[in-house]
RNA sequence: CAACGGGUCCCUUGCGAGUGGACGCUGUGAACCUGGUCAGACCGGGAACGGAGCAGCCAUAAGCAUGUUGUUCGCUGUGCUAGGAUCACCUGCUGGUC
Numbered sequence: 001c002a003a004c005g006g007g008u009c010c011c012u013u014g015c016g017a018g019u020g021g022a023c024g025c026u027g028u029g030a031a032c033c034u035g036g037u038c039a040g041a042c043c044g045g046g047a048a049c050g051g052a053g054c055a056g057c058c059a060u061a062a063g064c065a066u067g068u069u070g071u072u073c074g075c076u077g078u079g080c081u082a083g084g085a086u087c088a089c090c091u092g093c094u095g096g097u098c
Stems, first nucleotide, its partner, number of pairs: 001095002004092005010084003014080003017076007025067001026065003034059004042051003
């Protein structure tokens, strides 16, 4: 130097890891301007009863919080498999030359 091969790098593909967002789940969550039930009190009524309805309780909206797990979308100087491309770099063997 050449041929062949292997590796790094590049591309594709698949499976994971780490991490972020969204949704779901759980919890919490409205003096009044959500709902239900509405003690007391109030109103109507001769009465029966009816009415509106505060507190409380229950369920929730927006939101908030913790997480786990589930789904999904990304990111990566992350790991591995398979395949492709060959400018560059490293390396093995063989041959040649100095």